A computed fold for a 72-nucleotide RNA from a Patescibacteria group bacterium, annotated as transfer RNA. The coordinates come from a structure-prediction model, not an experiment, and the mean pLDDT is 81. Its Rfam family is "tRNA". Gene Ontology term of the family: triplet codon-amino acid adaptor activity. Rfam describes the family as follows. Transfer RNA (tRNA) molecules are approximately 80 nucleotides in length. The organism belongs to Bacteria candidate phyla, within Bacteria.

RNA sequence: GCCCCUGUAGUACAAUGGUUAGGACACCUGGCUUCGAACCAGGAAAUGUAGGUUCGAUUCCUACCGGGGGCA
Numbered sequence: 001g002c003c004c005c006u007g008u009a010g011u012a013c014a015a016u017g018g019u020u021a022g023g024a025c026a027c028c029u030g031g032c033u034u035c036g037a038a039c040c041a042g043g044a045a046a047u048g049u050a051g052g053u054u055c056g057a058u059u060c061c062u063a064c065c066g067g068g069g070g071c072a
Stems, first nucleotide, its partner, number of pairs: 001071007010025002013022001018055001027043005048064005
C1' cells in the first nucleotide's frame, strides 16, 4: 500500500428496515440482616464520527477514525 472482518451501557453479548434499543454481570437506592454476603424490589447508564438511501436506519451504501486478520 491492497483486501477481509469488526465497532451497541463500566464489561461481555442480543436486536429480520418498524412498539419506549433488550438481557447478564458490575454500579446506585430500598427491603432483609446485629453488620455484611446471598436473596428480593426498584433505578441510572449505550448504537465510533460525518454524510447518503428510505415514510422509517443499530441494521443498507460511502468516506473517515479505532481494533483484529491476510497478502505484498